[in-house]
Record summary: Predicted 3D model of a 74-nucleotide RNA (transfer RNA) from a Candidatus Moraniibacteriota bacterium. The prediction has a mean pLDDT of 81. It matches the Rfam family "tRNA". From the family's description: Transfer RNA (tRNA) molecules are approximately 80 nucleotides in length. It is annotated as a transfer RNA.

């Protein structure tokens, strides 16, 4: 420089192919249970989906460009 892949809740990842109510595990908070913690059970917060824009009635998903990591290649 050129081509490719990854970016979703504190951590881990799915959901994108085929737009249609943003999850699952761990953890964190409260209750139950226990002298106590730990397990267990139940029950909640917690996210402008890397950033800006364009289609579209509707974008995590489709399109550009930007940016941040990694892998090829000249």
């Nucleotide at each position: 420089c050129c081509g490719c892949c990854u970016c979703u809740a504190g951590c881990g990842c799915a959901g994108c192919u085929u737009g249609g109510u943003a999850g699952c595990g761990c953890g964190c908070u409260c209750g139950c249970u226990u002298u106590g913690g730990g397990a267990g059970c139940g029950a909640g917060a917690g996210g402008u989906c890397g950033u800006c824009a364009g289609u579209u009635c509707a974008a995590a998903u489709c399109u550009g460009a930007c940016g941040a990591g990694g892998c090829g290649g000249a």